Predicted 3D model of a 692-nucleotide part of an RNA (large-subunit ribosomal RNA, domain II) from a Candidatus Omnitrophota bacterium. The full RNA is in RNAcentral, with records from ENA. Lineage of the source: Bacteria > Pseudomonadati > Candidatus Omnitrophota. It matches the Rfam family "Bacterial large subunit ribosomal RNA".

Context: one part of a larger RNA
RNA sequence: ACCGACGAGUUACUUUGCGUUGCCAGCUUAAUCCCUUCUGGGGAGCAAGCGUAGCGAAAGCGAGUCUUAAAAGGCGAUUAGUAACGUAAAGUAGACCCGAAGCUAGGUGAUCUACCCAUGGUCAGGGAGAAGCUACGAGAAAUCGUGGUGGAAGCCCGAACCCAUAAGCGUUGAAAAACUUAGGGAUGAACUGUGGGUGGGAGUGAAAGGCUAAUCAAACCUAGUGAUAGCUGGUUCUCCUCGAAAUAACUCUAGGGUUAGCCCUAGGUAAUUGAAUGUCGGGGGUAGAGUGCUGAAUGGUCUAGGAGCCCUACCAGGCUACCAAAGCCAACCAAACUCCGAAUACCGACAUUUUUAUCCUAGGAGUCAGUCGAUGAGGGAUAAGCUUCAUCGUCGAAAGGGGAUCAACCCAGCCCAUCGGCUAAGGUCCCUAAAAACAGGCUAAGUGGUGAAGGAUGUGAAGUCACUUUGACAGCCAGGAUGUUGGCUCAGAGGCAGCCACCAUUUAAAGAGUGCGUAACAGCUCACUGGUCGAGUGAUUUCGCGCCUAAGAUGAUCGGGGCUCAAGUCUGUUACCGAAGCCAUGGCUUUCUUUCCGGUUCGCCGGAUAAGGAGGGGUAGAGGAGCGUUCUGUCUUACAGUGAAGGCGUACCGCAAGGAGCGCUGGAGGGGACAGAAGUGAUAAUGUCGGU
Numbered sequence: 001a002c003c004g005a006c007g008a009g010u011u012a013c014u015u016u017g018c019g020u021u022g023c024c025a026g027c028u029u030a031a032u033c034c035c036u037u038c039u040g041g042g043g044a045g046c047a048a049g050c051g052u053a054g055c056g057a058a059a060g061c062g063a064g065u066c067u068u069a070a071a072a073g074g075c076g077a078u079u080a081g082u083a084a085c086g087u088a089a090a091g092u093a094g095a096c097c098c099g100a101a102g103c104u105a106g107g108u109g110a111u112c113u114a115c116c117c118a119u120g121g122u123c124a125g126g127g128a129g130a131a132g133c134u135a136c137g138a139g140a141a142a143u144c145g146u147g148g149u150g151g152a153a154g155c156c157c158g159a160a161c162c163c164a165u166a167a168g169c170g171u172u173g174a175a176a177a178a179c180u181u182a183g184g185g186a187u188g189a190a191c192u193g194u195g196g197g198u199g200g201g202a203g204u205g206a207a208a209g210g211c212u213a214a215u216c217a218a219a220c221c222u223a224g225u226g227a228u229a230g231c232u233g234g235u236u237c238u239c240c241u242c243g244a245a246a247u248a249a250c251u252c253u254a255g256g257g258u259u260a261g262c263c264c265u266a267g268g269u270a271a272u273u274g275a276a277u278g279u280c281g282g283g284g285g286u287a288g289a290g291u292g293c294u295g296a297a298u299g300g301u302c303u304a305g306g307a308g309c310c311c312u313a314c315c316a317g318g319c320u321a322c323c324a325a326a327g328c329c330a331a332c333c334a335a336a337c338u339c340c341g342a343a344u345a346c347c348g349a350c351a352u353u354u355u356u357a358u359c360c361u362a363g364g365a366g367u368c369a370g371u372c373g374a375u376g377a378g379g380g381a382u383a384a385g386c387u388u389c390a391u392c393g394u395c396g397a398a399a400g401g402g403g404a405u406c407a408a409c410c411c412a413g414c415c416c417a418u419c420g421g422c423u424a425a426g427g428u429c430c431c432u433a434a435a436a437a438c439a440g441g442c443u444a445a446g447u448g449g450u451g452a453a454g455g456a457u458g459u460g461a462a463g464u465c466a467c468u469u470u471g472a473c474a475g476c477c478a479g480g481a482u483g484u485u486g487g488c489u490c491a492g493a494g495g496c497a498g499c500c501a502c503c504a505u506u507u508a509a510a511g512a513g514u515g516c517g518u519a520a521c522a523g524c525u526c527a528c529u530g531g532u533c534g535a536g537u538g539a540u541u542u543c544g545c546g547c548c549u550a551a552g553a554u555g556a557u558c559g560g561g562g563c564u565c566a567a568g569u570c571u572g573u574u575a576c577c578g579a580a581g582c583c584a585u586g587g588c589u590u591u592c593u594u595u596c597c598g599g600u601u602c603g604c605c606g607g608a609u610a611a612g613g614a615g616g617g618g619u620a621g622a623g624g625a626g627c628g629u630u631c632u633g634u635c636u637u638a639c640a641g642u643g644a645a646g647g648c649g650u651a652c653c654g655c656a657a658g659g660a661g662c663g664c665u666g667g668a669g670g671g672g673a674c675a676g677a678a679g680u681g682a683u684a685a686u687g688u689c690g691g692u
Stems, first nucleotide, its partner, number of pairs: 001692006011093013026050003032044005054061002064075004096234002099231001103224006114198009123188001125157003132149007161185003165182004200216001202212003237626006247260005261367002263364006273357001274354009288340001289338002294334002298330004303324001305323002307320004370395001372393008400411003415587004420583003426577003429561003435574001437573006448563001454548002458545010475532005481505003486500003511526001515524002588616007595608005627681001629678009639669001646665005652659002
């Protein structure tokens, strides 16, 4: 991992609702006892319970009673219960199942290890050479020196022995800590054998919360014990009907609850209740707008106050390109401004449509992490697949078509079938169903097929202004002069460093000079003019489509191929394709109404090849109807060695769970109908056990 078996809402009591049955103003017995054909059946038992009358704290009164001086008010009165069974839920119990870490009690452990006690054992070899002693020498002595002897020490080197510092290796190991190579101690606080002692909030600890049998911030075993788990996981057959929530309030509450909201089921009320649309009537202070108020804020004007300067013995006075209140003018702003003020929304009336959708009662839930999109806002940075609200939609719980791919976007809400049809969004060159459609433009960038500020003789359209056959614009030929080197400045300044002025003359025209250039001149050039040429030229505004701006990590790409009067883009037009949408035909099913049939305790129940209407996506969840398994009762068997159950195969029947028939296998029990009772259904629980 697979296969098989096992594996989770049970049982008791109490309560409430619903259903069925018995009796009914009553209903029912409990313990116990008696009888019996004895897991059973029948009877007695009236204690007690519920109901039949309430009100009051109570005395008490009573269809009333209580408060009470009264008025008035509260609770009642116009009758249905009770017992059993079934079922659903709740409560108490382990209470759907598995799962803690733990807590408490009583015991078992020091054969591991920590420390201690008793008694034993072990430490190759080598080195070095303390004290003491001794000989000689020195000294007055104390004492010192030299040689020898001696053999000390948590001395040195290094095996056994003990340890475990580094690296490698191992890490489903050879090994639940080892191996290899190096390393540390090795007469000591050394190592070690045997026996003994100390224990669980306790021991022991040269102290690491270490160790106390591969277990230690409290060992192990058993019991309390099915501890508790607002947490995680799991929770087993089918079909049919409806179908949520992710919100509010409160919560030692925030991933849990309670009540409400929203869902289901049953019963009841039937009124202009609910909803939609239209008309009418309302209140509002949002969007917008405005600036009268409140506040903010720019410029001007006017002018208090201040400041500076002048004047001044003082008082005063004057000036200002400075600051500036209030007022005025102009322009601007506001969630906590409003002289104004919508659309929607909300409330109401009437009409129309729908026809119970509303509301009430009872029972059962689930939900309390929401998500993205659009719009209006707060927070943030007018960031976030961000966060918090509001209104709507989708997903959630929704399949189908489109978007290449893609919960949330666009279209559209799946009962089943059809080699039928029409459409939606979106598409129609090929992949790929349908137009290489039609008419008219634009784009040359593969723009289309990412992107801004900004930039540009891209190109198309529409304007405005100026010049132009009295010849424009561009090119070419020629001129571009004189007073004069203007004056000043300067070493120089001659059109051209700088300052001032910028005149006049000759002219077709020519600046006291547009730009290069020189030390300064020179030189080149421009403005301006003539000639040549012969038709448009220049500036500017708006709009359409393009261009640049434009860098990412393995190989590129619009989904791909490929596309250029398009297969891009804009405007218009007609066809077609296209979904589980709609229509058609057939079938299944739910529910309502009508009709009919049968039964009836007159409440209703069961049914129909019947007619008509409306439905049939679905998670949590509610409700309904069934299938199958084991066992029990009654009936049946015209089942079974001429072959039961079980197994294998199979083209049949049933909407399904499932059920037959037949063949093979198997070798002894089994099936059907109607009831009843449950140890009643497994692809999931790191499920349990077994097998492979």